[in-house]
């Protein structure tokens, strides 16, 4: 780095230090931020993939990730239904797919 499996609408935040963007990229919309946001350290905390413990189990939280705005912030592509219009662009809902993330096994 590609692949393979599983899951993505649930929970869980202050304090230091820094300082202009952020929210995975590209476009559109929304948000988040000098009341300092993203980053990053410490603590905490949620969660239960892996291990461990325990075993009747959907249980436990010591270990190895993870993860603490907004559905994965939403929408992009397909179908299907429903609005609307002479027809079209469009909108919405629903499914699925792309991409993405996070995890376990193997290479």
């Nucleotide at each position: 780095u590609a692949g393979u499996u599983a899951u993505c609408u649930a929970g869980a935040g202050u304090g230091g230090c820094u300082g202009a963007g952020a929210g995975a990229a590209c476009u559109g919309g929304c948000u988040c931020a000098a009341u300092g946001a993203c980053g990053u350290c410490a603590c905490a905390g949620c969660a239960a993939c892996c291990u461990g413990c325990a075993g009747a189990a959907c249980g436990u939280a010591a270990g190895g990730u993870g993860c603490u705005c907004c559905c994965a912030c939403c929408a992009g592509c397909a179908a299907a239904g429903c609005a609307a219009u002479a027809g079209a662009c469009u909108g919405c809902u629903u499914u699925g797919g792309a991409u993405g993330a996070u995890a376990a096994a193997a290479c």
About this RNA: SAM riboswitch aptamer (S box leader) from Neobacillus paridis, 107 nucleotides, folded computationally. The coordinates come from a structure-prediction model, not an experiment, and the mean pLDDT is 79. The source organism's lineage runs through Bacteria, Bacillota, Bacilli, Bacillaceae and Neobacillus. Of the family's consensus pairs, 94% are formed in the model.